Predicted 3D model of a 517-nucleotide part of an RNA (small-subunit ribosomal RNA, 5' domain) from Lycopodina hypogea. Rfam family: Bacterial small subunit ribosomal RNA. Rfam links the family to the GO terms ribosome and structural constituent of ribosome.
Context: one part of a larger RNA
RNA sequence: GAAUGAAUGCUAGCAAAAUACAUAAUACAUGCAAGUCGUACGGGAACAUUUAUGUUUCAGUGGCGAACGGGUGAGUAAUAUGCACUUAAUCUACCGGUAAGACAGAAAUAGCUUAUAGAAAUAUAAAUUAAUAUCUGAUAGUCUUUAAUUAGUACGCUUUUUAAAGUAAAGAAGGUUUUACUUCGCUUAUCGAUGAGAGUGUAUCGUAAUAGUUUGUUGGUGAGAUAACAGCUCACCAAGGCGAUGAUACGUAGCUGAUUUGAGAAAAUAUACAGCCACAUUGGGACUGAGAUACGGCCCAAACUUCUACGGAAGGCAGCAGUAAGGAAUUUUUUGCAAUGAACGAAAGUUUGACAGAGUAAUUUUGUGUGUUCUAUGAAGAUCUUAGGAUUGUAAGGAACUGUGGUAUGAAAGGAAAAAACUAGUAAAAGGCUAGUAAUUGACAGUAUCAUAUUAUAAAGUCAUGACUAACUAUGUGCCAGCAGUCGCGGUAAUACAUGGAUGGCAAGCAUUAUUC
Numbered sequence: 001g002a003a004u005g006a007a008u009g010c011u012a013g014c015a016a017a018a019u020a021c022a023u024a025a026u027a028c029a030u031g032c033a034a035g036u037c038g039u040a041c042g043g044g045a046a047c048a049u050u051u052a053u054g055u056u057u058c059a060g061u062g063g064c065g066a067a068c069g070g071g072u073g074a075g076u077a078a079u080a081u082g083c084a085c086u087u088a089a090u091c092u093a094c095c096g097g098u099a100a101g102a103c104a105g106a107a108a109u110a111g112c113u114u115a116u117a118g119a120a121a122u123a124u125a126a127a128u129u130a131a132u133a134u135c136u137g138a139u140a141g142u143c144u145u146u147a148a149u150u151a152g153u154a155c156g157c158u159u160u161u162u163a164a165a166g167u168a169a170a171g172a173a174g175g176u177u178u179u180a181c182u183u184c185g186c187u188u189a190u191c192g193a194u195g196a197g198a199g200u201g202u203a204u205c206g207u208a209a210u211a212g213u214u215u216g217u218u219g220g221u222g223a224g225a226u227a228a229c230a231g232c233u234c235a236c237c238a239a240g241g242c243g244a245u246g247a248u249a250c251g252u253a254g255c256u257g258a259u260u261u262g263a264g265a266a267a268a269u270a271u272a273c274a275g276c277c278a279c280a281u282u283g284g285g286a287c288u289g290a291g292a293u294a295c296g297g298c299c300c301a302a303a304c305u306u307c308u309a310c311g312g313a314a315g316g317c318a319g320c321a322g323u324a325a326g327g328a329a330u331u332u333u334u335u336g337c338a339a340u341g342a343a344c345g346a347a348a349g350u351u352u353g354a355c356a357g358a359g360u361a362a363u364u365u366u367g368u369g370u371g372u373u374c375u376a377u378g379a380a381g382a383u384c385u386u387a388g389g390a391u392u393g394u395a396a397g398g399a400a401c402u403g404u405g406g407u408a409u410g411a412a413a414g415g416a417a418a419a420a421a422c423u424a425g426u427a428a429a430a431g432g433c434u435a436g437u438a439a440u441u442g443a444c445a446g447u448a449u450c451a452u453a454u455u456a457u458a459a460a461g462u463c464a465u466g467a468c469u470a471a472c473u474a475u476g477u478g479c480c481a482g483c484a485g486u487c488g489c490g491g492u493a494a495u496a497c498a499u500g501g502a503u504g505g506c507a508a509g510c511a512u513u514a515u516u517c
Stems, first nucleotide, its partner, number of pairs: 001517004006513005013368006019361002021326001026324003030321003035064003040061002043058007071279003080204008090196002095192007103137004113126005143166006151158002171184004205251003212242003217239008254276004258269004281302005304315004332358001334357003340354001341352004371401005381392004405455007415444001421437006461506005466487003472501005482489002
C1' cells in the first nucleotide's frame, strides 16, 4: 500500500447491487418446509335431479414421488478431492427409437359394520367387499441356464448355428355405425440417452525429539456373496507385504474451480456462487426400492427432554423463521406461488420456507446529494498582535437563479407468455398433431418511472498538524497530569500533554484493533 463474512469509538442524507452465527456438529417452545392422482379401486357423507345417475368432499386399498430440492463441515491425510485413463468386471425408474405381445382362471384383504382391551399411543376377534393390489395356468424370442458348434481373439472373451429346460402381462377413458378405432397405461426383448458403481496412474499439510510395521496381514487353490472385479467373506496351503524415494504412529485439516496479495516467482485463504465428498442427537443394523445402508422412514442400544390414570407411550431445526446459551460479533416467528424450476395428474390443477420478493444492519461495493452565480477599501464575533493591524473571509449577510433530492397532487411501465378454450386442416368419428382467433392470469406494488406545483431548505463529519508524513500558533500544566506505530515528548518560554483558534488528509464516512500478502 492492498484486502476482510469483520468488531470497537465518534458521526450519519438518499438510492441500487451484494453479503450477514467464523464461537457451542450446544439444547430447542411454536408454526410451516412432500405431496399428488377419483381417467386404478370399492365405500362413507352432502347436494342436485331426468331415480339411477351426476357433482363436491372424506379416510382407506393401489400407483408415482418422498434417494431430488434445502442445510452443515463434525469426521476424513485417503474408502476423499483434482487431472488423465480403464470397465472384454457392471447396473440404470421415468424419457426416446425398434420388434413382438396383451389369452384363460382363482383365492384373499384394508376400509365399512359388530364386539372387546387400554388414560393414551394403539391393539385383538368375528362377519363382509373391490382393484392397474396378490396368485395359478397357457403362449413367446434377438432373454436366462446347460450342452455342443462356426469364425475371430487382447486367450479374458466376443461372434454364428443347433438342442433341452425355464421365465410375461392390466386395465382405464373417449367417442361410435357396438366391438372395427384412438389416446393413456401394461408385458417381453434390444439400442440409445441420463444417472451411478468399480478399478489404474499421478498430485495433495506438519513432526524422525514417531524407525520399524502388518497376521485376513501378502499371495495361491476352491467355494460363497455381489449388479459387478477383488481376502469382499470362508476353508486349506505357502510366508509373504510395506518401509529413510519416510512405512507405522501422533498432530492438524473437508477437497477443488477459485479468492486475496504480489511486477513475477510465489505465499496465504476455502466466506458467497459452482462441482465432488461426508454427516443428520451419539453408536450399530438392515428393510423397501431402479436408486438409500434413507435429515423431516423403520429396528436396537445410549444420553437427554416431554406426557402418564405409573401399567406404558412420544421426540430429534447441521430445512425456513424464531428462542436460550456461548461470544468482540452476525437479520423477520414476513408476502406469494405471478415468474423460473421440481413432484403428481390425461388435463384443469394441487403442493413447494426451492425460488421470487419485501423487512433488519453504512457489513461491503457503486452512484448521487448536502446547492449555483454576482457582490467588500472586507459587518459582528472569535483568534493572534509589534496594538498599527492581520487571519477566519465572498465566508456570513444581501441580490438573482436552479430544483438532483424532499413534500403534495395526478398518471403509470416491463417482468406474461404459454397451458386450457374456440375455429380450420389432416380424419368415418374422437383424440393427437399443425396453423389461426379472441380473452384471462402480478406476490413485489400503485413500486420503478413520468408530469405539475412548491421549498435553499431536512442533509458533514472524523482523524491528524515534532520527524518518518500533507498541515502552526496562543494559553494552561511543569518528569506532574498525560502522549506514544518507531525515534521519542513533558523537570517554567512544550509547534509532541490539555484547551481555543488556524491549517492539512479523507469524506457519509473517518479512525483504531485483529488477520493475510

The full RNA is in RNAcentral, with records from SILVA.